[in-house]
RNA sequence: GCGCGAGUUGUCUAGUGGUUAUGAUGUCGCACUCGUAAUGCGAAGGUCGGGAGUUCGAAUCUCCUUUCGCGCA
Numbered sequence: 001g002c003g004c005g006a007g008u009u010g011u012c013u014a015g016u017g018g019u020u021a022u023g024a025u026g027u028c029g030c031a032c033u034c035g036u037a038a039u040g041c042g043a044a045g046g047u048c049g050g051g052a053g054u055u056c057g058a059a060u061c062u063c064c065u066u067u068c069g070c071g072c073a
Base pairs, nucleotide, nucleotide: 001072002071003070004069005068006067007066010025011024012023018056027043028042029041030040031039049065050064051063052062053061
């Protein structure tokens, strides 16, 4: 340099054009307990890497760009 793949909450992750973006874990609160753990209930936390385009509508499709990984030279 060329090709391919990946980027979604602190972490891991589901979501192949249409309801308020899913679940686990972590964090916080409450209940339970002599106390803690475990368990149950609840809450907060997301510019869906960035920009533009297509569309009535984009995390999803297209283009550019950025970071990381793999392959080729």

About this RNA: Transfer RNA from Aspergillus ruber CBS 135680, 73 nucleotides, folded computationally. The sequence is in RNAcentral, with records from GtRNAdb. It matches the Rfam family "tRNA". From the family's description: Transfer RNA (tRNA) molecules are approximately 80 nucleotides in length. It is annotated as a transfer RNA. A source record names the gene tRNA-Thr-CGT-2-1.